[in-house]
Molecule: c-di-GMP-I riboswitch aptamer
Organism: Pseudomonadota bacterium
RNA sequence: GUUCGAUAAAGGCAAACCACUUGAAAGAGUGGGACGCAAAACCAUGGCCUAAGUCCCUCCGGGGAUAAGGCAGACAGGUUGCCGGA
Numbered sequence: 001g002u003u004c005g006a007u008a009a010a011g012g013c014a015a016a017c018c019a020c021u022u023g024a025a026a027g028a029g030u031g032g033g034a035c036g037c038a039a040a041a042c043c044a045u046g047g048c049c050u051a052a053g054u055c056c057c058u059c060c061g062g063g064g065a066u067a068a069g070g071c072a073g074a075c076a077g078g079u080u081g082c083c084g085g086a
Base pairs, nucleotide, nucleotide: 002086003085004084005083012037013036017032018031019030020029021028022027035073041079042078043077045076046075047071048070049069053066054065055064056063057062
């Protein structure tokens, strides 16, 4: 450097759910909690979610489009990285 995760050690993260906070929503934060994870670390490029605002339509009830809001623990892609084996 490449590749792999059988074994071992030091550790790390934390799904669902619950409480509180936050947000228009999607979602997020903190605490509890562990289903799992060798990249469950980082980056919104593909992709996905939402539609406050804006624009359009309206039978005035509402409907449609849109990200500048989000999702990295669906998947692909990019960057970095612990321990161990070959």